[in-house]
RNA sequence: GCCGAGUCUCCGCGCGGCCUGCGUGCGGAGAGCGGGGGAACCAUUGCGAUCCGCAGGACGGUGGAUCGCCGGGGCGAAUCGGCCUUCUGUCUGGCCGUAGCGCUUGGAAAGCGCGAGCCCGUCAGCUCACCCCGUAGGC
Repeated sequence: GCCGAGUCUCCGCGCGGCCUGCGUGCGGAGAGCGGGGGAACCAUUGCGAUCCGCAGGACGGUGGAUCGCCGGGGCGAAUCGGCCUUCUGUCUGGCCGUAGCGCUUGGAAAGCGCGAGCCCGUCAGCUCACCCCGUAGGC
């Protein structure tokens, strides 16, 4: 100097040195930055089966009723599908794609790589006030 929110200032202590001021480590405070929670207004009700109404030749569409099943959310690019694994479903594992991200480039395209992991604990839409957390790493 670059990526990144991951910076700045002050105070205390320790250490080093060219010793009244510089560097560095730890702790604390404040500011900035990033993330989460959190009103009003606004927004928002999944999937499957059966039956009924409507138009309709049928498939199907649309509206309603009943029954059954399914927890949800956050950081992050890391989501969503198909197939296999199974008697079936879930889980696990595997394969193929994919939203998206990165490398490369002046910028694109093409190409290549990634497409994880962790946390909260039945609770979370948006969100003023307010509250909480983080302020690392890498080249």
Annotation
The prediction has a mean pLDDT of 76. Predicted 3D model of a 139-nucleotide RNA (c-di-AMP riboswitch aptamer (ydaO/yuaA leader)) from a Solirubrobacteraceae bacterium. Rfam family: c-di-AMP riboswitch aptamer (ydaO/yuaA leader). Its family is annotated with regulation of gene expression and cyclic-di-AMP binding in the Gene Ontology. Rfam's curators write: This family represents a conserved RNA structure found upstream of the ydaO and yuaA genes in Bacillus subtilis and related genes in other bacteria.